Description
A computed fold for a 1495-nucleotide RNA from an uncultured bacterium, annotated as small-subunit ribosomal RNA. Its mean pLDDT, the model's own confidence on a scale to 100, is 83. It matches the Rfam family "Bacterial small subunit ribosomal RNA".

RNA sequence: AGAGUUUGAUCCUGGCUCAGGACGAACGCUGGCGGCGUGCUUAACACAUGCAAGUCGAACGAUGAAGUUCCUUCGGGAAUGGAUUAGUGGCGAACGGGUGAGGAACACGUGAGAAACCUGCCUUUCAUUUUGGGAUAACUCCGGGAAACCGGGGCUAAAACCGAAUACUCCGUCUCGGCGGCAUCGCUGAGCCGGGAAAAAAUUUUGAUGAAAGAUGGUCUCGCGGCCUAUCAGCUAGUUGGUGAGGUAAUGGCCCACCAAGGCGACGAUCAGUAGCUGGUCUGAGAGGACGAUCAGCCACACUGGGACUGAGACACGGCCCAGACUCCUACGGGAGGCAGCAGUGGGGAAUUUUGGACAAUGGGGGCAACCCUGAUCCAGCCAUGCCGCGUGCGGGAAGAAGGCCUUCGGGUUGUAAACCGCUUUUGUCAGGGAAGAAAUGUCCUGGGUUAAUACCCUGGGGGGAUGACGGUACCUGAAGAAUAAGCACCGGCUAACUACGUGCCAGCAGCCGCGGUAAUACGUAGGGUGCGAGCGUUAAUCGGAAUUACUGGGCGUAAAGCGUGCGCAGGCGGUUAUACAAGACAGAUGUGAAAUCCCCGGGCUCAACCUGGGAACUGCAUUUGUGACUGUAUAGCUGGAGUACGGUAGAGGGGAGUGGAAUUCCGCGUGUAGCAGUGAAAUGCGUAGAUAUGCGGAGGAACACCGAUGGCGAAGGCAGCUCCCUGGACCUGUACUGACGCUCAUGCACGAAAGCGUGGGGAGCAAACAGGAUUAGAUACCCUGGUAGUCCACGCCCUAAACGAUGUCAACUGGUUGUUGGGAGGGUUUCUUCUCAGUAACGAAGCUAACGCGUGAAGUUGACCGCCUGGGGAGUACGGCCGCAAGGUUGAAACUCAAAGGAAUUGACGGGGACCCGCACAAGCGGUGGAUGAUGUGGUUUAAUUCGAUGCAACGCGAAAAACCUUACCUACCCUUGACAUGCCAGGAAUCCUAAAGAGAUUUGGGAGUGCUCGAAAGAGAGCCUGGGCACAGGUGCUGCAUGGCCGUCGUCAGCUCGUGUCGUGAGAUGUUGGGUUAAGUCCCGCAACGAGCGCAACCCUUGUCAUCAGUUGCUACGAAAGGGCACUCUGAUGAGACUGCCGGUGACAAACCGGAGGAAGGUGGGGAUGACGUCAGGUCCUCAUGGCCCUUAUGGGUAGGGCUACACACGUCAUACAAUGGCCGGUACAGAGGGCUGCCAACCCGCGAGGGGGAGCCAAUCCCAGAAAACCGGUCGUAGUCCGGAUCGCAGUCUGCAACUCGACUGCGUGAAGUCGGAAUCGCUAGUAAUCGCGGAUCAGCUUGCCGCGGUGAAUACGUUCCCGGGUCUUGUACACACCGCCCGUCACACCAUGGGAGCGGGUUCUGCCAGAAGUAGUUAGCCUAACCGCAAGGGGGGCGAUUACCACGGCAGGGUUCGUGACUGGGGUGAAGUCGUAACAAGGUAACCGUA
Repeated sequence: AGAGUUUGAUCCUGGCUCAGGACGAACGCUGGCGGCGUGCUUAACACAUGCAAGUCGAACGAUGAAGUUCCUUCGGGAAUGGAUUAGUGGCGAACGGGUGAGGAACACGUGAGAAACCUGCCUUUCAUUUUGGGAUAACUCCGGGAAACCGGGGCUAAAACCGAAUACUCCGUCUCGGCGGCAUCGCUGAGCCGGGAAAAAAUUUUGAUGAAAGAUGGUCUCGCGGCCUAUCAGCUAGUUGGUGAGGUAAUGGCCCACCAAGGCGACGAUCAGUAGCUGGUCUGAGAGGACGAUCAGCCACACUGGGACUGAGACACGGCCCAGACUCCUACGGGAGGCAGCAGUGGGGAAUUUUGGACAAUGGGGGCAACCCUGAUCCAGCCAUGCCGCGUGCGGGAAGAAGGCCUUCGGGUUGUAAACCGCUUUUGUCAGGGAAGAAAUGUCCUGGGUUAAUACCCUGGGGGGAUGACGGUACCUGAAGAAUAAGCACCGGCUAACUACGUGCCAGCAGCCGCGGUAAUACGUAGGGUGCGAGCGUUAAUCGGAAUUACUGGGCGUAAAGCGUGCGCAGGCGGUUAUACAAGACAGAUGUGAAAUCCCCGGGCUCAACCUGGGAACUGCAUUUGUGACUGUAUAGCUGGAGUACGGUAGAGGGGAGUGGAAUUCCGCGUGUAGCAGUGAAAUGCGUAGAUAUGCGGAGGAACACCGAUGGCGAAGGCAGCUCCCUGGACCUGUACUGACGCUCAUGCACGAAAGCGUGGGGAGCAAACAGGAUUAGAUACCCUGGUAGUCCACGCCCUAAACGAUGUCAACUGGUUGUUGGGAGGGUUUCUUCUCAGUAACGAAGCUAACGCGUGAAGUUGACCGCCUGGGGAGUACGGCCGCAAGGUUGAAACUCAAAGGAAUUGACGGGGACCCGCACAAGCGGUGGAUGAUGUGGUUUAAUUCGAUGCAACGCGAAAAACCUUACCUACCCUUGACAUGCCAGGAAUCCUAAAGAGAUUUGGGAGUGCUCGAAAGAGAGCCUGGGCACAGGUGCUGCAUGGCCGUCGUCAGCUCGUGUCGUGAGAUGUUGGGUUAAGUCCCGCAACGAGCGCAACCCUUGUCAUCAGUUGCUACGAAAGGGCACUCUGAUGAGACUGCCGGUGACAAACCGGAGGAAGGUGGGGAUGACGUCAGGUCCUCAUGGCCCUUAUGGGUAGGGCUACACACGUCAUACAAUGGCCGGUACAGAGGGCUGCCAACCCGCGAGGGGGAGCCAAUCCCAGAAAACCGGUCGUAGUCCGGAUCGCAGUCUGCAACUCGACUGCGUGAAGUCGGAAUCGCUAGUAAUCGCGGAUCAGCUUGCCGCGGUGAAUACGUUCCCGGGUCUUGUACACACCGCCCGUCACACCAUGGGAGCGGGUUCUGCCAGAAGUAGUUAGCCUAACCGCAAGGGGGGCGAUUACCACGGCAGGGUUCGUGACUGGGGUGAAGUCGUAACAAGGUAACCGUA
């Protein structure tokens, strides 16, 4: 520090996700040791049991143990002693400990203030401690009660209680001064009057009282700071202030009476929600953000609510009273209780420990002290919960062992890893030793102080001693012994780390993108690897990355985002000069900013974590001193900003009134006759009752042609005939004046198209709704005919638009060019030209921008102010508020859901977009198909099987250039199992041939013949072949063409497809390859930021057309009867020539090229063929072959026989033959080319009507044969008919091939003689030796062809042309497509699930208002009752208590509001969900351009 993810790719915007840190954590797997920390985040839920606050006998009465002494009748008694302790009394219990419910507050933090206060114990100073009195608990007696406990009589003490005296610097009123200050006032002196104290104990100390001060602790007040919501905008009646009483330690509406009417609030009052606050913790570069466990400070609370008492201090966790809920005891009468102390229990929960030890240390309470108490604390226990440290060995060891895994079978890897050898001993085990934490108090000796004193006490020094929960712990030593000790997650990318098997969109994974549908590095397992390591992963929540709320540090033309527009209060900001002040600002100083934490430097535990000393820091607040630039304030000026006046100018600026012509419609009259109107075509409609058309006249409403213009005006919306009246603003020029008067603007106010609403008018045309006619599958639309609201006017509402320049307003600055509107100035002059101000357009420098684009009229560079944005959907929806007559507007969420949504540009593809061009693409022609019969292939059906594949063009006379058996892969039946075939091993035998029986055959069982080749003297060995055996293996036309190679089809013989370098662009990409011409062609030329090159085109190749040369047998032959001769010609073969737009003319741009012509056998590629770019279609083929993987292995392999592939209601493709006279039939007569031939072609001749049979010559082929070519031509016949057309079908008889023609061959003869009379919609081929037509040959093949591949004969018609159909190419345009239009995509309905709004209501919380009620308590009152201290001789009084009552008030009750949560029949829309229904709205001109507002 970044990365992944939107796309075919790119840049941007933008969200989501990841890598890091951290945790009081939890869960899963695993787990050796130690140190230091932490440990109910949930139910402030309920609590059994134990403990957590006592102590003092040196305050008091009482009790009086042990011990000692004395006496004794041995029972005991007395004295001393003082342990023990219930009670009175004192101090403490308000600390310490827990928790975070409440509380948005002076609660907290920070800084001030108290001249408005209190303070027990402690310290200092001064002064006292005099004198009296009456009770009461304990105790004893009686009584009540289950208990808790209570009542009555009697005795008694105090440092308990009370009276009196005395008292100052105390308190209060008053009087007179002094000093000071901060407003109320503070400090202080004097005086009169009034008031106010006390306690003793024990033995020299501690107490008690008054006063003054300190310290400590507390209380009160104020400034500032720190949560969320405006869908909370108004709140407030003791409220705000005053006066006077009261109350308090003290100020104060704190409380009360009276008076006044204030107080708070947009700088956010009030209400609601949430929350203990802070030091700090985590994170972050920082600024920030989140949090507030442990430790520390403060606050609040103690079952819930209320209340006071005591006290220095409480409205009191382990106190009291009352009310409530709950629990427990009970004899039913009544009582008891409060773990949010430490342990612990139940419960809740994902989840959080022992009912431990000790007061040894630190600290606290009491005490003179010893000492007692202390779940504070110190320790131990539990838990890998966190941080830190250590270990689980170290060295050697290659036959690279075995095993595992993988494998290309060679090997690789695990891996020096193990084994094995040597060494060490941390930890653990055992044994031994063994700390620090402990020094005070106390005691002894000694010095000093105090004292009458050597007591006591205080203080200094020294000696020896006591005290340890942890704990026999830390630590040290020794012994044996590698011995006791490794897991977890991950391995597709992000992200380090890969293979095999299993699985087969299943099971599963997943943080995001996404994996899995038979070859998964993504699931599961294994091997291997990577990371971390006593831990590792996951989950939750948090900061970071996220500049993704942007102060540091973002944006708003099109991505989300400028309010529709203006005016303008508050607010923010503000020209220039001078002076003053010092609020802001800056600098210095002082105080404070607790400690801990963080950081730096040291120290201590063996290190570290941890602990500890010092420093720095704590960015803050306050006070104070200074400065005077800047901001501010005040004062005085200035003229540049702004404004005013005077002078001009332009204008659909606004409002009102009047007026004009053209046109539409209607009405009247005339002319006139059959149609008009309307459309893609029609129809509805109008018209013989006279329309349309035309002439004249009239009525009425609305809008203003031409001028008219990227012209003008206005803030925007918007504004258009002409004239008049009223009126706003702008611009220009110069002078004068005012003197910053300015800019922006939340709330507010005004204006605001169309539609719409209300009332009243008006209504010609147009026209929602509606009606009819068409279109259509439908057509609630588009089109047509009508037509009402409305459109118009007046008044009043509504307040929204894609209200757009999708661009807020103002100001300053920053190169230019061109046009235009309105002014001004100059020069020239009447056409002009230069400069300048204000508008309005086009193009463009720099710059900006993601790009597109903007560019002095900025989207450039800056400043001021306002508004707005923060992923898509849900949704501009719901609820609430405000506005509105309504429609609705405005403000404006959430749950839930997705990983995108989006902008600009790029390349393609596509368009019922455009331009250009080509092709038998259309057109022009010729002949067909589609109808018939047959053949053949396919679908379908059938079947035991009808083997399989091919399926738009580009499957269908295709694989198949030959299914009777074989082929053959299919079916049935019968057989074989190392196999029909290959290699290796062993044994035997040559191979081979003949033959018998059984069987459908394969096969089985027999018989016989026969011995070869090479080496060797022989024995024997070897090669080859056959048979048998067993194991490796064979075999598979089984699956996957979507795992593949190869081959092929297709676009398409279309003219395209690319690269290098350069240039342009952030980039994908572009350029080149586009443009102007031209071509069959990216063919060539020219131009050009391109220059070149490659694969394609063309050419080179074959064939054909002409000629030449050479060669000539089997060919030819001018010689010849033949033999022979010859090679001129035909022909054959080879080698050459020839054609190149070369020449001429024209056109073109002087080019390329085109047009015409000449010559030539041939002319513009001469004809034909071969040749098929980059790629597309997951095109076809695993059944040609090859091949990965999977599958079968007595079978999915192999053999045999028979059957099937030949079926047949039907449908389609491709062909054959026809329907006839351009013909059929009969007779006669001509002319080819190219092929084939030894298992062959087969002549002559003979037989047969014929197929054919016999025969055998010739030929291994320019020699012989197949082999008479047929159309044609000549002659005859038929005469338009189901025929002398046509030949299907069927019968009979034959021929040939072949083991075999039944299923299932071809052919022949005789007979039979079906459909068919030229073929609907639709559709195919062909542009010249072509179509059409005629025959011939070949491959396959025993036989079998209407198919296929070739060959020649005869031999046309037409092409104006490119509008249209189809296909293709180039350029351009639009796009929401990229699986690319067979694309994408919208809405209703149906189904399932999810969250949510409304909802008659129902239930709960909270809060407010009114009323009732009134416990305990406090205060007031009190002709009831009681009463020791004081007064009084007494009566009685004073004072006190109880009771009663009044006020306040908790709980409770009633009624009505607000707010919030839950629930609710039914209901609304929303979201999500591989293959539901209906349509096709949008994206292309999306087939009616789309969109916004409204009805």